[in-house]
RNA sequence: UGAUAGAGGCGCGGUGUUCAUGAGUACCGUCCGGCAAGGCCGGGCAGCCGCCGGACCGGAAAGGGGCCACCGCCGAAGCUUCGGGAGUUUGCCUGGACUGUCGUUGCUGGGCCGCGGGAGAACAUCUUGCGGACUGUCACAAUACUUUGUGGAGCGCUAUCG
Numbered sequence: 001u002g003a004u005a006g007a008g009g010c011g012c013g014g015u016g017u018u019c020a021u022g023a024g025u026a027c028c029g030u031c032c033g034g035c036a037a038g039g040c041c042g043g044g045c046a047g048c049c050g051c052c053g054g055a056c057c058g059g060a061a062a063g064g065g066g067c068c069a070c071c072g073c074c075g076a077a078g079c080u081u082c083g084g085g086a087g088u089u090u091g092c093c094u095g096g097a098c099u100g101u102c103g104u105u106g107c108u109g110g111g112c113c114g115c116g117g118g119a120g121a122a123c124a125u126c127u128u129g130c131g132g133a134c135u136g137u138c139a140c141a142a143u144a145c146u147u148u149g150u151g152g153a154g155c156g157c158u159a160u161c162g
Base pairs, nucleotide, nucleotide: 001162002161003160004159005158006157009074011073012072013071014070015069016068018066019065027058029056030055031054032053033052034051035050038049039048040047041095042094043093044092045091046090077108078107079106082103083102084101086099087098088097089096109135110134112132113131114130115129116128117127118126119125137152138151139150140149141148142147
């Protein structure tokens, strides 16, 4: 200095079937009532349509989640900065919100618990900040001989080969 192979454990991510939730919600139809300088994310130009509430009758889906099976893996993966492209939101312009993708900046060893923020229908779940103990790894010190303490970070650690 390079290559290969490995380890951490409620380990990480993906796909599929299925189940519940979503929800008696959105939405359709009928009736009644109210509103109209009204409604379709904001503004402009157009276009289209009435809009809101209650009762009754019908009545979803997506995202997210659980079990199981399979697949790829151990910066697995996730978040984040900036930039490019695509899509949704009636058409166009502009602004915003959301989804996804390519590159890029930075952060996080890992899972768990608690509190707070964000997303979400949600008490599920995801994500993030702080704190706590646990765990793996290396360094240093001590040592009761294999443990204890302190500290660091995966751009790390172990093994083999060159």